Notes:
The prediction has a mean pLDDT of 81. Transfer RNA from an uncultured Gammaproteobacteria bacterium, 73 nucleotides, folded computationally.
[in-house]
RNA sequence: GGGCGUUUAGCUCAGUUGGUAGAGCAUCGCCCUUACAAGGCGAGGGUCACAAGUUCGAGUCUUGUAGCGCCCA
Numbered sequence: 001g002g003g004c005g006u007u008u009a010g011c012u013c014a015g016u017u018g019g020u021a022g023a024g025c026a027u028c029g030c031c032c033u034u035a036c037a038a039g040g041c042g043a044g045g046g047u048c049a050c051a052a053g054u055u056c057g058a059g060u061c062u063u064g065u066a067g068c069g070c071c072c073a
Stems, first nucleotide, its partner, number of pairs: 001072007010025004019056001027043005049065005
């Protein structure tokens, strides 16, 4: 330098044909317990890496940039 993949909540990851952004764990509150753990119920937490474009509408499509991983030179 070229190619491919990837980037979504604190962490690990879903998100189907473009149509309300989600799950598990973690955190917080309540219940339960003498107490803790486990368990049950609920809540908070998001610039979907960044910028632009297409569209009535973009996490999803297109272009560029950046980070990470792999391969080639």